[in-house]
RNA sequence: AGCGGACCGGGUAGUCGCCGGUCCGGCGGCUCGCGCCGCUGGACGGGAGGAAAGUCCGGGCUCCAGAGGACAGGGUGGUGGGUAACACCCACCGAUCGCAAGAUCCGGGCAAGUGCAACAGAAAGGAAACCGCCCCUUGUGCAAAUAAGGGGUAAGGGUGAAACGGUGCGGUAAGAGCGCACCAGCAGGUCGGGUAACCGGCUUGGCUAGGUAAACCCCACCCGGAGCAAAGCCAAAUAGAGAGCAGUUCCGCUCAGGCGGGACACGGGUCGGUCCGGCCCGUUAUCGACUUUCGGGUAGGCUGCUGGAGGCGGCGAGCAAUCGCCGUCGUAGAGAAAUGGCUACCUCGUAAACCGUAAGGCUUGCGACAGAACCCGGCUUAUAGGUCCGCU
RNA sequence: GCGAGAUAGCUCAGGCGGUCAGAGCGUCGGAUUCAUAACCCGGAGGUCGAGAGUUCGAGUCUCUCUCUCGC
Numbered sequence: 001a002g003c004g005g006a007c008c009g010g011g012u013a014g015u016c017g018c019c020g021g022u023c024c025g026g027c028g029g030c031u032c033g034c035g036c037c038g039c040u041g042g043a044c045g046g047g048a049g050g051a052a053a054g055u056c057c058g059g060g061c062u063c064c065a066g067a068g069g070a071c072a073g074g075g076u077g078g079u080g081g082g083u084a085a086c087a088c089c090c091a092c093c094g095a096u097c098g099c100a101a102g103a104u105c106c107g108g109g110c111a112a113g114u115g116c117a118a119c120a121g122a123a124a125g126g127a128a129a130c131c132g133c134c135c136c137u138u139g140u141g142c143a144a145a146u147a148a149g150g151g152g153u154a155a156g157g158g159u160g161a162a163a164c165g166g167u168g169c170g171g172u173a174a175g176a177g178c179g180c181a182c183c184a185g186c187a188g189g190u191c192g193g194g195u196a197a198c199c200g201g202c203u204u205g206g207c208u209a210g211g212u213a214a215a216c217c218c219c220a221c222c223c224g225g226a227g228c229a230a231a232g233c234c235a236a237a238u239a240g241a242g243a244g245c246a247g248u249u250c251c252g253c254u255c256a257g258g259c260g261g262g263a264c265a266c267g268g269g270u271c272g273g274u275c276c277g278g279c280c281c282g283u284u285a286u287c288g289a290c291u292u293u294c295g296g297g298u299a300g301g302c303u304g305c306u307g308g309a310g311g312c313g314g315c316g317a318g319c320a321a322u323c324g325c326c327g328u329c330g331u332a333g334a335g336a337a338a339u340g341g342c343u344a345c346c347u348c349g350u351a352a353a354c355c356g357u358a359a360g361g362c363u364u365g366c367g368a369c370a371g372a373a374c375c376c377g378g379c380u381u382a383u384a385g386g387u388c389c390g391c392u
Numbered sequence: 393g394c395g396a397g398a399u400a401g402c403u404c405a406g407g408c409g410g411u412c413a414g415a416g417c418g419u420c421g422g423a424u425u426c427a428u429a430a431c432c433c434g435g436a437g438g439u440c441g442a443g444a445g446u447u448c449g450a451g452u453c454u455c456u457c458u459c460u461c462g463c
Base pairs, nucleotide, nucleotide: 001392002391003390004389005388006387007386008385010346011345012344013343014342015341016340018047019046021044022043023042024041025040026039027038028037029036030035049369053380054379056378057377058376059375060374061227062226063225064224073223074222075221076220077219078092079091080090081089082088093107094105095104096103097102108218109217113216114215115212116211130157131156132153133152134151135150136149137148138147139146140145165183166182167181168180169179170178184208186205187204188203189202190201191200192199193198231303232302233301234300240294241293242292243291244290247264248263249262250261251260252259253258265283266282267281268280269279270278271277310329311328312327313326314325315324316323317322348367349366350365351364352363354361355360393463394462395461396460397459398458401417402416403415404414410448419435420434421433422432441457442456443455444454445453
C1' cells in the first nucleotide's frame, strides 16, 4: 500500500418514570365457603438487536386436503460433504480478473429440435463476389494496357457485436485444409491419478464445430394448500328449539257433578316518569310473560406463548462447515404494543475556539443504523465509530 | 401475514429484446378574430422509480433496494 476474517457497538452511580412477573397488604365486587376478578400500596428480581428490518428463501408448529402414480405449474442446476431443510454453509474443480494475498460466477445442455440477430454490410449460418486478384472470348491498341461479356477465387480491403481455426512451406492462372509440418481447439478409444467434478498421457479421426437457454425447449433432482387474524377451550346478549311453572278460602243453591257471589292472592291491560295505589279483564288457560335446559359459538376471555434444531465452557471426531459426549446457565413475552429521561464521574471518536515553539493541554458541542409481536436456520439491505487476528 | 404497481406536468398504451419511446389532455408558437374561446397547423417536453447483472444490444429478461396502493 492492499487482501481476508472475527468481535464490540459506551461504562459506573444516583434519581424520576414505563412494561410484565413473584410475594405481602388495603378497598370493592362475586361466592355458603375455598377462592377468583378489578383498583391501589410496598418489597424483590427481570426487560431488544446485530441486524429485532426487508419478507427474499428454508424448516418447526396448527388446520384443511390427500391410497399410489402421472400431467400441469413452480423451483434448483460443477462435484463431494454438512444440515430438520434451503436459493444457505464448508472443501474441492473449472472459467474470468488481479504481480500477489485473493475476488467474482443463475457454473447442466445450442456437435437434440425450433426460434432470434435491429442498423451497417455483397453476404448473418454449411451463407456470400461490393472493391480487389486471376483466366477466357470479343473490341481498341505496335505493345503496356483498357472496355464489355462469361467464369474462377474467401488470400487482401471494407461493414459489423459477430464474417466459418492460426503460422509457415508446397501448390495454383489466382486462390483455397487442396496437400504437408507445427500450434490451438474438438470428438471417439484407451492408460494413470482422484469418491467425484476434473487433471495428465497415448492414439485415431475429420479439418473446425459461431452467439444466444436471466429465448421456447430438453435433461436430472425437489415441491400438496393456507397461515398464530393458524388452531383449541370457556362463553354474555339477541334470535331459535325443548321442558317446566300459575288458586286457596268462605257463603248460598244443588243428591252429586256443578253453578253464582264475596275476600285474599296471581297474571295481563290501562292511568302513571317509577314505586305504591285506583279502574277493567282473566285464573284450568297450555296463549303471552316468566323460569330452566339445549345446540350453535358472536362480543369478550383463556390457551397457543416461549426450554429451544438454545447460550457458554471443556474434551473428542473432522481440512472445514458441522457433529458427539460432559458440565453449567435461566435470559421480554403485553393491548397497537413497555425497555426511556435527567444529573455526576469516567472512556472513545470528531468539530470549533483558546493556551503552548512542539509533543500536548483545556473548554464547549455532537455521536450510527434501527427497534421484538408464534418460534428457529439463512440470505439481502442499513450502520457513527472502535478492537483483534491471519495473509500478500 | 398475503398480493399488485411505478413510462412526459396529468391520465394511460407499449411487455414478442432492436430505428419503438407513443396517445389524449395540458403547455409554447403560428394562423383565424375587432378581441377571447373553440376549430386548424407546427413544436418543445422522458436519465421508462434506483442500482447491479445476462446479452452485440434492456422500457421489456434476472437479482437487490426505494416508494405507492389493495386485502